[in-house]
Molecule: transfer RNA
Organism: Collybiopsis luxurians FD-317 M1
RNA sequence: GGGCGUAUGGUCUAGAGGUAUGAUACUCGCUUUGGGUGCGAGGGGUCUUCGGUUCGAAUCCGGAUUCGCCCC
Numbered sequence: 001g002g003g004c005g006u007a008u009g010g011u012c013u014a015g016a017g018g019u020a021u022g023a024u025a026c027u028c029g030c031u032u033u034g035g036g037u038g039c040g041a042g043g044g045g046u047c048u049u050c051g052g053u054u055c056g057a058a059u060c061c062g063g064a065u066u067c068g069c070c071c072c
C1' cells in the first nucleotide's frame, strides 16, 4: 500500500427498515442472626463518527476512525 471483517448500557451479547434483546455487574426489597445462594423490582444505550437513501435507518449505501485477519 491492497483485500476482508469488526464497532450496540460498566463488561459481554442478540437484533434480515417500524422508537433495542438477554446475561453479568450495580441499587433496592424479600429470604438469613449476618453473609452467600435464590426470588422480585429498579437505574443504566444520542447503537464509533460524518454524510446519503427512505415517510421511517442499529439495520441499506459512501467517507473517516478503531481493532482483528490475509496479501504485498
Stems, first nucleotide, its partner, number of pairs: 001071005007065001010024003018055001026042005048064005